c-di-GMP-I riboswitch aptamer from Salipaludibacillus keqinensis, 88 nucleotides, folded computationally.
The sequence was found by an Rfam model in a public genome assembly.
RNA sequence: UGUCGACAAUGGCAAAUCUAUUGAAAAAUAGAGAUGCAAAGCUACGGGUCUAAGGGAGAACGGCUUCUAUGAUCGCCGGGUUACCGAA
Numbered sequence: 001u002g003u004c005g006a007c008a009a010u011g012g013c014a015a016a017u018c019u020a021u022u023g024a025a026a027a028a029u030a031g032a033g034a035u036g037c038a039a040a041g042c043u044a045c046g047g048g049u050c051u052a053a054g055g056g057a058g059a060a061c062g063g064c065u066u067c068u069a070u071g072a073u074c075g076c077c078g079g080g081u082u083a084c085c086g087a088a
Stems, first nucleotide, its partner, number of pairs: 004086002012037002017032006035075001041081003045078003048073003054068005
């Protein structure tokens, strides 16, 4: 240095839920709060999943049904990239 991850040490992040705000929604942000995480840091590059405003199609025209990300999710998986500690 790389790989690796310990009944080690210093710490870090923050699930669900609640409140407020933004958004068509999914969801995000902030505060409270901790389920967990050795990358639960960053990145939407590949796959998956969620939503369907707008657009298309249909209709019993009934404000409904259906298709579709340009939207979202990195705490779904993989890739890329950065990084604390140093037992085996």

Taxonomically the source falls in Salipaludibacillus (Bacteria, Bacillota, Caryophanales, Bacillaceae).